Context: one part of a larger RNA
RNA sequence: CUGGGCGUAAAGCGCGCGCAGGCGGUUGGCCGCGUUCGCGGCGACAAGCCCCGGCUUAACUGGGGAGGGGUCGCGAAGACGGGCGAACUAGAGCCUGAGAGAGGGACCUGGAACUCCGGGUGGAGCGGUGAAAUGCGUAGAGAUUCGGAAGAACACCAAUGGCGUAGGCAAGGUCCUGGCUCAGAGCUGACGCUGAGGAGCGAAAGCCAGGGGAGCGAACGGGAUUAGAUACCCCGGUAGUCCUGGCCGUAAACGAUGACCACUAGAUGUGGGCGGGAUCGACCCCGUCCGUGUCGUAGGAAACCCGUUAAGUGGUCCGCCUGGGGAGUACGGUCGCAAGAUUAAAACUC
Numbered sequence: 001c002u003g004g005g006c007g008u009a010a011a012g013c014g015c016g017c018g019c020a021g022g023c024g025g026u027u028g029g030c031c032g033c034g035u036u037c038g039c040g041g042c043g044a045c046a047a048g049c050c051c052c053g054g055c056u057u058a059a060c061u062g063g064g065g066a067g068g069g070g071u072c073g074c075g076a077a078g079a080c081g082g083g084c085g086a087a088c089u090a091g092a093g094c095c096u097g098a099g100a101g102a103g104g105g106a107c108c109u110g111g112a113a114c115u116c117c118g119g120g121u122g123g124a125g126c127g128g129u130g131a132a133a134u135g136c137g138u139a140g141a142g143a144u145u146c147g148g149a150a151g152a153a154c155a156c157c158a159a160u161g162g163c164g165u166a167g168g169c170a171a172g173g174u175c176c177u178g179g180c181u182c183a184g185a186g187c188u189g190a191c192g193c194u195g196a197g198g199a200g201c202g203a204a205a206g207c208c209a210g211g212g213g214a215g216c217g218a219a220c221g222g223g224a225u226u227a228g229a230u231a232c233c234c235c236g237g238u239a240g241u242c243c244u245g246g247c248c249g250u251a252a253a254c255g256a257u258g259a260c261c262a263c264u265a266g267a268u269g270u271g272g273g274c275g276g277g278a279u280c281g282a283c284c285c286c287g288u289c290c291g292u293g294u295c296g297u298a299g300g301a302a303a304c305c306c307g308u309u310a311a312g313u314g315g316u317c318c319g320c321c322u323g324g325g326g327a328g329u330a331c332g333g334u335c336g337c338a339a340g341a342u343u344a345a346a347a348c349u350c
Stems, first nucleotide, its partner, number of pairs: 003322004007304002012318001014201002017198001021194003025088003029084003033081002035077008049065006091191001092188003095184005103177007110154001115149007125136002162169002206247006215241002220236004258317006266295012299306002323350003332343004
C1' cells in the first nucleotide's frame, strides 16, 4: 500500500413493488456482544530473525533468546457500533382545508374527412408521374348534389404546456379509481433508505381464439425506371393495423446519465399553489414551496460538455464493466403454442 470505473471510450437492470440482507435521526439510562487495554494459558518439533559456538571461510550446523496471526480464561474501560428499556420530533407517515392535470378503467354521445351503396344533374374523360403506363370510365366514370352504411382517427384549442414509476396518455360527457402539489402544524413517534432472489407492469411487431375491417398497408400481382431493379416512383392488394380474452417480454424501453439523503453563486422563462405590497382589480411587484426549460459561478471533465433537475462535494444500498473478433453465438438449464426470450462459454484468431 492492499483496484479503477459505468452521459458519448467496455459498463445503470425498461420501470415500479418488495422478503432476506446491508445501512440508518435526537436525548439520557442499563447491559458489556463487537471494540480497546492489562494479566495469564495454549500457540508442537524444525525452519526464519537476533546472540554465541564448530568445520581455515561460507554454505551447512550445535546451543541460547526474542517474537508469533489467532484462540481461551480472568480483569478494566464504556466513547463509538450493538442489545434492552424510556423519551423526543427535524426523517417518514397520517389528518383537515384547498388546487391543477391527455394519470388509469368502463359506458354513452358528437362533428369533419376518406371509402362504399342508392337516387338526381351531366356526358368523356378520370387518375397518376420527372415523363408515362398499368388502373377506372359510354354497362355512364371523374365532377356535383341528396340520402344511407361502416370503420378508424379526433383538425383548431396546442405550448419551448400538463399527467404518469416506466412503457405511455389528447373530440365531448357521465360513473368508478390511482397518484401529486400547496396551506395549517392537529395526530403517530424512526414506523426510514436500498433491495440479491421473487412477483407485478411493460411501445411496436409477432402468436392463439372469437369478432371487426373504412383508410393505410409487410407479403404478393401488375406498370414504370434501369445494364439489371427481387428497390426507390405508380396502380392494385392479403396478413396486420381496430375490439374482447389469453400469450410474448423485447427496443436507440434514451437524459444512451440506478435509487435515496445532505451540502455547494446566481440570472431568466414557463406550469401549479400559498403569503405580502399595491390597486377598482383577476393586471403588476416582492417573497416562498413543488414541477419543467434555457444560460451560467465555483467545481468537475480526455474533450464535447455538466453545472441546486450535477456529470460538483460527500454518504448508504443495488446493478453492471474488465482488449477486438469468435458471440449475445454453441451447449445445458428455465420460460414460451411458436417466433423466440433469458442465463451464458470455449477452441481458434488479431
This is a predicted structure of a 350-nucleotide part of an RNA (small-subunit ribosomal RNA, central domain) from a mine metagenome. Rfam family: Bacterial small subunit ribosomal RNA. The RNAcentral record of the full RNA draws on SILVA.